[in-house]
About this RNA
A computed fold for a 119-nucleotide RNA from a Bacteroidales bacterium, annotated as SAM riboswitch aptamer (S box leader). The model forms 89% of the base pairs in the Rfam consensus. The coordinates come from a structure-prediction model, not an experiment, and the mean pLDDT is 83. It matches the Rfam family "SAM riboswitch aptamer (S box leader)". Rfam describes the family as follows. The SAM riboswitch is found upstream of a number of genes which code for proteins involved in methionine or cysteine biosynthesis in Gram-positive bacteria.
């Protein structure tokens, strides 16, 4: 890198270095920010993916479920993944003879991040 599966409207600071962008892309939109942005270091926090331990439980005794805990390996501390749109469907409105077209709302998808296994 790539494939599967799970999760993404929850939560969580400081400070030093830096020195202008940042919020995945691409467009529109909207915050943040020199009262200092990205990055990098240091301590602390969430949180429970995975390992390791404790408990029930079920078991064909391999193990499979829940609940605990947070040492460990990740990740993670702005706003729903900041919103929308890049697909497919459907459900209401406006136009209309009817289609097309437009608004506007749902459901699935698809992109994206994260953890885990296989390759």
């Nucleotide at each position: 890198g790539a494939u599967u599966u799970a999760u993404a409207c929850a939560g969580a600071a400081g400070a030093g270095u830096g020195g202008a962008g940042a919020g995945a892309u691409u467009a529109g939109g909207c915050u943040c920010u020199g009262a200092g942005a990205a990055g990098c270091u240091c301590u602390g926090a969430c949180a429970a993916c995975c390992u390791c331990u404790u408990c029930g439980u079920c078991u064909g005794c391999g193990g499979g479920c829940g609940a605990a805990a947070a040492a460990g390996g990740u990740g993670c501390c702005a706003a729903u993944a900041c919103c929308u749109a890049a697909a497919u469907u459907u459900c209401g409105g406006g136009c209309u003879g009817a289609g097309a077209c437009u608004c506007g709302g749902g459901a699935u998808g698809a992109u994206u991040a994260u953890a885990a296994a296989u390759u």